[in-house]
RNAcentral holds the full RNA, with entries from SILVA. Large-subunit ribosomal RNA, domain II from a Parcubacteria group bacterium, 700 nucleotides, folded computationally. Its Rfam family is "Bacterial large subunit ribosomal RNA".
Context: one part of a larger RNA
């Protein structure tokens, strides 16, 4: 883990209700129990009792009425139907679909293991150490002390049996359900140990660790109550066909439970009462927007009024508030205003499509993403909470590469047909071209602020042959060092004023710098370089005016597409890939084509309606995904029963088949194999169907 077997809504009942069918209805019905029978079949008698026929009221009662009430008026009745069976849905009791506790009672076994006692018995090599005492010296006034001998005390020392378990390693499907090796502790003491006995579960024992009481212990074990109880996990067995939810309200010691309602199904009954559209009529206070209230809230102005500070008390005030006007402005708990949708009516119109009442049976009350308005939260979440649409739940089938919940689209079957949808059409993979642009960044194919003289398109404003724009050459000066300030102020710290002249120009100065001056330098000019032409008008010409315009320069505004801003962990890895640049990327426009269980076409099957028929039928429409559920029709097993077969010239039962019927359980045939029973039709009864239950056994 595989195989086979076995394995889960059943029985009972004077019970209740509901549907179908049947028996009577001049109501129904027997129950025990008699007889009767070969009989537990059956069959006859047995109203004792049971629903029903009248109800109201707590009763007394009174009665198609009654009950309350002081009356009204208000409950509950009356105007008709039912009772015994059978089968089938569903309910009570009963183990009540099936397994599955931890517990909890009770009456027994247990101290051969361990606790601790308790009678009686055993052991403990060797070594060391030397208490108490006594004896002799010595001392003492006498005790005391002091020093040799001798003695041999200790929960004394080291260390073996023995008994323990402190580190470590080993072992860890072991040698072992605590082992084994090395060290380690005690080792004459509260010591170790044999063999008998003693305490027992609401209990004992315990040098006390919830330790031990036979590998069991916050209450041993065993049988017994017991099929204990499980609002809880898990399982719960054949086919087809019609229908088809639920994850909310409200209430619950109630939130992973239940009752009722919603929401499904089935009969019956009603028949347009539902829906959809358009009209016509309604009420609102959302979005919006608004300042008329409420309040927030910013800038100005003003004769006014408070208040601060001045004050020469007249009064002043660059202060603050507060009214007013005036301009902009915010509000879920503002509102002078107000849609859109949504809602209620009423009236047509369409629709084989509901809608309703009753009365059987459920199941659902863990919801998920999406869009879209909002609340909480960070305008964080694959985040929570509502509302409101969809899809998933309970939906395949095509696109999104893969991908419940998004786009498209709802699968009865069958067809090597056609025709789209979304979405695509180099190649992987089925199908593509046209035409104009714009992107060079692999942008496409991830990303803000900010930044961008990248490019494209629209424009707007100013110069431009009297020479722009940028480059180069040169000048860039006088009063005057303005004036004040100042230690000084000379363009250039600061304040004020900003003329005048000479010029082709040149600021009483843009920056730099100097202590202040000097010095670079810019604004402004000449030249140099260097991009077209016409038109109108003045002029004798030259030339000059004005205007357009090709191209040129300078600033500036919108807008397409692009650049940077751009750091992560195995390997490219931010288009599925391979690739791709006048694209196979982007934008406009078109035209074709691919594409799905969608729709067509053509043939089958089946539900419903409606029509015709006495049925079978047949035609026409319309349908035919589906979990939890609800409804209907079968197929297989076992055995009863009645009729009827088959078989040793081979039953059942295995096996092989690319064979036949059946929409499927299934059902044949036909070979082989087997060796004794077994089928068919019509009813019956059920121990009736396995792939799952850490399901049970048994084999591998």
């Nucleotide at each position: 883990u595989c195989c086979a077997a076995c394995g889960a809504g059943u029985u009972a009942c004077g019970c209740c209700u509901c549907a179908u069918c049947a028996g009577c209805a001049u109501g129904c019905u027997u129950a025990a129990g008699u007889c009767u029978g070969c009989a537990a079949a059956g069959g006859a008698c047995g109203a004792a009792g049971g629903c029903a026929c009248a109800g109201a009221g707590a009763a007394a009662u009174c009665g198609a009425g009654u009950c309350u009430u002081a009356a009204c008026g208000g409950g509950c009745g009356a105007a008709u139907u039912g009772u015994u069976g059978a089968u089938g849905g569903g309910g009570g009791u009963a183990g009540a679909c099936c397994c599955g506790a931890a517990a909890c009672c009770a009456a027994g076994c247990g101290a051969g293991c361990u606790a601790u006692u308790u009678a009686u018995g055993g052991c403990c090599a060797g070594g060391g150490u030397g208490a108490a005492c006594a004896u002799u010296a010595g001392g003492u006034a006498a005790c005391a002390c002091u020093a040799a001998u001798g003695g041999g005390a200790g929960g004394c020392c080291c260390g073996a049996a023995c008994a323990c378990a402190c580190g470590a390693g080993u072992c860890g499907u072991g040698c072992a359900a605590u082992u084994c090796u090395c060290g380690g502790u005690g080792a004459u003491g509260a010591g170790c140990u044999g063999u008998g006995a003693a305490u027992a579960g609401a209990g004992g024992a315990g040098a006390a660790a919830u330790u031990c009481c036979a590998a069991u212990c916050g209450a041993g074990c065993u049988u017994g109550g017991u099929a204990a109880u499980a609002g809880c996990u898990g399982g719960u067995u054949c086919u087809c066909u019609c229908c088809g939810a639920a994850a909310c309200a409200g209430g619950u010691c109630u939130c992973g439970g239940c009752c009722u309602g919603g929401c499904g199904u089935u009969a019956a009954u009603u028949g347009u009462u539902u829906c959809a559209u358009a009209a016509u009529g309604g009420g609102g206070g959302u979005a919006g927007a608004g300042c008329a209230c409420u309040g927030a809230a910013u800038g100005g102005a003003u004769c006014u009024g408070g208040g601060g500070c001045c004050u020469u008390c007249g009064g002043g005030u660059a202060c603050c508030c507060a009214a007013u006007c005036u301009a902009a402005c915010c509000a879920a708990a503002c509102u002078c205003c107000g849609a859109a949708u949504a809602c209620c009516a009423u009236u047509a119109u369409g629709u084989u499509a509901a809608g309703a009442u009753u009365a059987g049976c459920a199941g659902u009350u863990a919801g998920a993403a999406u869009g879209u308005g909002g609340g909480g939260g960070c305008u964080a979440a694959g985040c929570u909470c509502c509302a409101u649409g969809u899809u998933c739940a309970a939906a395949a089938g095509g696109g999104a590469a893969a991908c419940a919940g998004c786009c498209c689209a709802g699968a009865u079957c069958g067809u090597c047909a056609a025709u789209u949808a979304a979405g695509g059409u180099c190649c992987c993979u089925a199908a593509a071209c046209u035409a104009u642009a714009c992107u060079c960044a692999g942008u496409g194919g991830g990303a803000a602020a900010g930044g961008u003289u990248g490019u494209g398109u629209a424009c707007u404003u100013u110069c431009u042959g009297a020479g722009a724009c940028a480059g180069g050459u040169a000048g860039u000066a006088a009063g005057u060092u303005g004036g004040c300030u100042u230690a000084g102020a000379a363009g250039c710290a600061g304040c004020c004023a900003u003329c005048u002249u000479u010029u082709a120009a040149a600021g009483a100065g843009u920056g730099c710098g100097u202590a202040a001056u000097a010095g670079c330098u810019c604004a402004c000019u000449a030249c140099u370089c260097u991009a077209u032409u016409c038109c109108u008008c003045c002029u004798u010409a030259g030339g000059g005016u004005g205007g357009a315009u090709a191209g040129g320069a300078a600033a500036g505004u919108a807008u397409g597409c692009g650049c940077c801003g751009a750091a992560a962990a195995u390997g490219u890895a931010a288009c599925g890939g391979g690739g791709c640049u006048c694209a196979a990327g982007u934008a406009u426009a078109g035209u074709a084509c691919c594409g799905a269980a969608a729709u067509u076409a053509c043939g089958a099957a089946u539900u419903g309606u409606a029509u015709a028929g006495c049925a079978a039928u047949a035609u026409a429409c319309a349908g035919u995904g589906g979990u939890a559920g609800g409804a209907g029709a079968g197929c297989g097993u076992u055995c009863u029963a009645u009729a009827u077969g088959u078989g040793c010239u081979g039953a059942a039962g295995g096996u092989u088949g690319a064979c036949c019927c059946g929409u499927g359980a299934g059902g044949g045939c036909a070979g082989c194999u087997g060796g004794a029973a077994c089928g068919u039709a019509u009813a019956g009864a059920a121990g009736u169907g396995a792939g799952a239950a850490u399901g049970u056994u048994g084999g591998a």